[in-house]
RNA sequence: GGAGUCAGCCGGGUGGCGGCCUCGUGCUUCGGCGUGGGGAGGAAAGUCCGGACUUCGUAGAGCGCGGUGCCCACAUGAGCCGCAAGGCAAGGUGGGACGGGGUGACCCGAUGGAAAGUGCCACAGAAACAAACCGCCCGCAAGGGUAAGGGUGAAAUCGUGAGGUAAGAGCUCACGCCGUGUCGGCGUAAGUCGGCUCGGGGGCAAACCCCACCGGAAGCAAGGCCAAAUAGGGAAGGGAUGACGCUGCUCGCCGACCUUCCGGGUUGGCCGCAUCAGAUAAAUCGUCACACAAAAACAGAAUCCGGCUUACAGGCUGACUCCAACU
Numbered sequence: 001g002g003a004g005u006c007a008g009c010c011g012g013g014u015g016g017c018g019g020c021c022u023c024g025u026g027c028u029u030c031g032g033c034g035u036g037g038g039g040a041g042g043a044a045a046g047u048c049c050g051g052a053c054u055u056c057g058u059a060g061a062g063c064g065c066g067g068u069g070c071c072c073a074c075a076u077g078a079g080c081c082g083c084a085a086g087g088c089a090a091g092g093u094g095g096g097a098c099g100g101g102g103u104g105a106c107c108c109g110a111u112g113g114a115a116a117g118u119g120c121c122a123c124a125g126a127a128a129c130a131a132a133c134c135g136c137c138c139g140c141a142a143g144g145g146u147a148a149g150g151g152u153g154a155a156a157u158c159g160u161g162a163g164g165u166a167a168g169a170g171c172u173c174a175c176g177c178c179g180u181g182u183c184g185g186c187g188u189a190a191g192u193c194g195g196c197u198c199g200g201g202g203g204c205a206a207a208c209c210c211c212a213c214c215g216g217a218a219g220c221a222a223g224g225c226c227a228a229a230u231a232g233g234g235a236a237g238g239g240a241u242g243a244c245g246c247u248g249c250u251c252g253c254c255g256a257c258c259u260u261c262c263g264g265g266u267u268g269g270c271c272g273c274a275u276c277a278g279a280u281a282a283a284u285c286g287u288c289a290c291a292c293a294a295a296a297a298c299a300g301a302a303u304c305c306g307g308c309u310u311a312c313a314g315g316c317u318g319a320c321u322c323c324a325a326c327u
Stems, first nucleotide, its partner, number of pairs: 001323010013290006020039008041298001045309002048307005053219004060251004065215005070096005079088003097111001098109004112210002117208002119204003133150002135146004158176006177200003181196006223271004233262006245253001
């Protein structure tokens, strides 16, 4: 000097003029006017995970359904359980193991089970789970044997060598690779190293499924209050063979109403709701000047909080890696 990796941060500044929402305050002819304060983000987004809060019968149980899935530690966040000691707890944080990628800094991984069962494997290929197209062997032929060789494919029945054979084949043997079991060393553990034994017919579980652990359901259109209106009527259906009810199903409990349609009445406000953004779905801006290379990214609160993921022009800082040259 060039190319990168990781971590953190900014993502517009100052001033003039004009405008919007909201709160306080002063004046007011009640229409407003003046004045002071506040007014989007690192992701406000996706709604993926957890929690607060609210309602559902302080009566639950089972199934279903959903979530998570290598090991250890932690609880700083929102929290929960317990008298306490302590425990639980996010797709969280830190460290580690294994696999993959990179020369490297470093990055990526839903990483239990494919030897329970079912299913799927495009195109090509004879065959993708049990297969014979070419080739090889036996045979006059019909036919049979052969997964060694060719060819196809992301993937083709463990690799090399020897024996063996009609030709072949883990068929046998040696070495190796992979896996099961077991023993020993190290490690808290995942695991790793070594010995012995048994075995060798793919992949996909982010397909169903099986295993382990966790989870009650619905959600701020939750839900509460006030005001207004009031009348209750008609029709159909379900219901003591049990409706409605903790919101899929069954059992259990409870015990008399429930659903739809027709026609009539009302159809406003407050809270929930925010440590000075905050409602109505709607506000949070425009323009000019200046410096600069330029002002051009993704994007816009809606009950709140913690995390994750995704999008992002340009720029700054620090640590580290690789390459080249010089000293």